[in-house]
A computed fold for a 95-nucleotide RNA from a Pseudomonadota bacterium, annotated as TPP riboswitch aptamer (THI element). Its mean pLDDT, the model's own confidence on a scale to 100, is 77. The sequence was found by an Rfam model in a public genome assembly. Of the family's consensus pairs, 95% are formed in the model. It matches the Rfam family "TPP riboswitch aptamer (THI element)". For this family Rfam cites "Structure of the eukaryotic thiamine pyrophosphate riboswitch with its regulatory ligand" (Thore et al., Science, 2006).
RNA sequence: CCAACACGCUGGGGGCGCCUCUUUAUGAGGCUGAGAAGGUACCCUUGGAACCUGAUCCGGGUUAUGCCGGCGUAGGGAAGCGGUGAGGGUUUCUA
Numbered sequence: 001c002c003a004a005c006a007c008g009c010u011g012g013g014g015g016c017g018c019c020u021c022u023u024u025a026u027g028a029g030g031c032u033g034a035g036a037a038g039g040u041a042c043c044c045u046u047g048g049a050a051c052c053u054g055a056u057c058c059g060g061g062u063u064a065u066g067c068c069g070g071c072g073u074a075g076g077g078a079a080g081c082g083g084u085g086a087g088g089g090u091u092u093c094u095a
Base pairs, nucleotide, nucleotide: 001088002087007082008081009080010079011045012044013043014042016039017031018030019029020028021027051076052075053074057070058069059068060067
């Protein structure tokens, strides 16, 4: 001097399902989950499975549901800065 990961700030992206009461509207309860309708909450932000397409998909399981697994080394998908500093490079001095 350069600089990774983790971290922080700001900005941005995303989803909100299934069942029952009674589903028309509102409300209540149950299941899974980080999050199941307004919470600036939760998650993700290219080292990108947050999320979307495939999908009215396939296998298993459940009262039921992306509930679990496959699909998935598939195709898309939203960034800047800061400081820290693993590590690396150059120069000088000493031995």